[in-house]
Molecule: RNase P RNA; transfer RNA
Organism: marine sediment metagenome
RNA sequence: AGUAAACCGGGUGGUCGCAGGAGUGUGCUCACUCCUGAGGAAAGUCCGAGCUCCACAGGGCAGGGUGCUGGGUAACACCCAGUGGGGGCGACCCCAAGGAUAGUGCCACAGAAACAGACCGCCUCAGGGGAAAAAGGUACGUACCUUGACCCCUGGGGUAAGGGUGGAAAGGUGAGGUAAGAGCUCACCAGCGGUUAGGCGACUAACCGGCUAGGUAAACCCCACCCGGAGCAAGACCAAAUAGGGGGACAAUGGAGUGGCCCGCUCCGUCCCCGGGUAAGGUCGCUUGAGGUGCCAGGCAACUGGCAUCCUAGAUAGAUGACCACCCUCGACAGAACUCGGCUUACAGGUUUGCU
RNA sequence: GGGCCGUUAGCUCAAUUGGCAGAGCAAGGGACUCUUAAUCCCUAGGUUGGAGGUUCGAUUCCUCCACGGCUCACCA
Numbered sequence: 001a002g003u004a005a006a007c008c009g010g011g012u013g014g015u016c017g018c019a020g021g022a023g024u025g026u027g028c029u030c031a032c033u034c035c036u037g038a039g040g041a042a043a044g045u046c047c048g049a050g051c052u053c054c055a056c057a058g059g060g061c062a063g064g065g066u067g068c069u070g071g072g073u074a075a076c077a078c079c080c081a082g083u084g085g086g087g088g089c090g091a092c093c094c095c096a097a098g099g100a101u102a103g104u105g106c107c108a109c110a111g112a113a114a115c116a117g118a119c120c121g122c123c124u125c126a127g128g129g130g131a132a133a134a135a136g137g138u139a140c141g142u143a144c145c146u147u148g149a150c151c152c153c154u155g156g157g158g159u160a161a162g163g164g165u166g167g168a169a170a171g172g173u174g175a176g177g178u179a180a181g182a183g184c185u186c187a188c189c190a191g192c193g194g195u196u197a198g199g200c201g202a203c204u205a206a207c208c209g210g211c212u213a214g215g216u217a218a219a220c221c222c223c224a225c226c227c228g229g230a231g232c233a234a235g236a237c238c239a240a241a242u243a244g245g246g247g248g249a250c251a252a253u254g255g256a257g258u259g260g261c262c263c264g265c266u267c268c269g270u271c272c273c274c275g276g277g278u279a280a281g282g283u284c285g286c287u288u289g290a291g292g293u294g295c296c297a298g299g300c301a302a303c304u305g306g307c308a309u310c311c312u313a314g315a316u317a318g319a320u321g322a323c324c325a326c327c328c329u330c331g332a333c334a335g336a337a338c339u340c341g342g343c344u345u346a347c348a349g350g351u352u353u354g355c356u
Numbered sequence: 357g358g359g360c361c362g363u364u365a366g367c368u369c370a371a372u373u374g375g376c377a378g379a380g381c382a383a384g385g386g387a388c389u390c391u392u393a394a395u396c397c398c399u400a401g402g403u404u405g406g407a408g409g410u411u412c413g414a415u416u417c418c419u420c421c422a423c424g425g426c427u428c429a430c431c432a
Stems, first nucleotide, its partner, number of pairs: 001356008010327007018037008039333001043344002046342005051231004058263004063227005068082005083097001084095004098222002103220002105216003119163002121159010134147005171189006190212002192209007235284004245274006254268004291310008328331001357431002359426005366381004375412001383399005405421005
C1' cells in the first nucleotide's frame, strides 16, 4: 500500500421532563419510590416464514417464481463447501451459470448471403470476336489463309481460399493436395460426441472419432422443482348500535363468502329507494422468541445437539428529549409500530485479527 | 403501518413483436399588415428521473436507488 473478517460508532456526572411495568399511599383521578426504555441498518418493503381469517387450502386451467453440483435451514432468490468461467503480480474478488441438434420468432443499417449464401474474384466447358512469336500452305519481296499461347464478350458448371459489409460470415494456423478450391488429407489448437478411469455430483483426465450449421431464452418456449388469496388497518371478544316502519325489483336454474376463471365447499331469501336514529370506544392480538451468552460434542463449514445462565421498548396522536459542567481523537447514516430469518441501500471516524 | 401506481422537450401527452424519440401548446426567427392579433413557413429545445446489467443495439427487458401521487373516497 492492499485484501478479507469481526467489532465500536462520543464518554462521565448532575437537574428537569416523557413512555411502560412493579410497589406504596389511595375511591378509578393523582402523588411518590424503584426498574426498564431504538439500530447495525429500526430504512427500502425486495425475498422467505411464523401468526390470523377465508375450507381442513382441495381438483383443473391460467399465471408467477427459481435454475451449475452437494449440503444447511421452519423456509428462501439466503448461507456454507465445491465445479466451471472471468478479473487481479498476489492475498482475494465477481458470475440470473439448465436447454439454441424440441420447435417458433428476431438479428435494424450495411452486405451476395444473418443460416445454409456465389456480388467481385479464381478455375473449367461451350459459342462468338481479336491476336504476338513460330510453323505450314498459296506466292518473287510484299500480301492472304490455317493452327494458335493469350485477351475480350455471352452463357452453363465448379469453388467458401482471397476482397468487401457487419457486433457477428459458415472452426483457427501451417503444410500437402487440386483445374481452382475445400477437414479433401495431415500436425497442433478450440469445440462436439463416444469409451475408459476418478468423483455422491457439477465435472476432470487419457484415448478414439474429421464429427464442426452463428447469436439471442433478463424473446416466446421446452425441461426440472416450487407457489391458494389477503394481510395485525389480519383477526377475536366486550359495550352501544344496526330497531320498528313505508315503497319497489328479483327469487332456488338464485344470492353471498370468493380475491384471475371453472369445479368443489360453506352460509342464506337477496338487492335498491324513502324517512328516522346511534356509535365510530375499550380489552386482547403485543412481545419469551426457529431468542441471546458461555462451555462441551458432531461437522472442512454453514449449521445441529446437550447443559448452564440471562430477560432486553411495546405506544395508539404515538415515549426514548432538553439544559449545565468536565474530558477526548469533536461524533456519520439515521428513529421501533405484529414478530422473526435474509438480501439490498445509506454511513464521519475508529479498533482488532488473518493474509498478500 | 400495509398496499398500489407514476416519472419522456418549458407544459400536456404519444411511441409494441427492442432498430434514427415524436405531436399539440409555449419559445425564437421570417412572411402577411400602417401596427398588433390571427394565419402561414422555418428553427432550436431530450442524460427518456439516476446507476448498473442482458443484448450488436434499451423509452421498451432485468436489478438497485431517488422523487412524486393515491389521504382515511385503496385498506379500520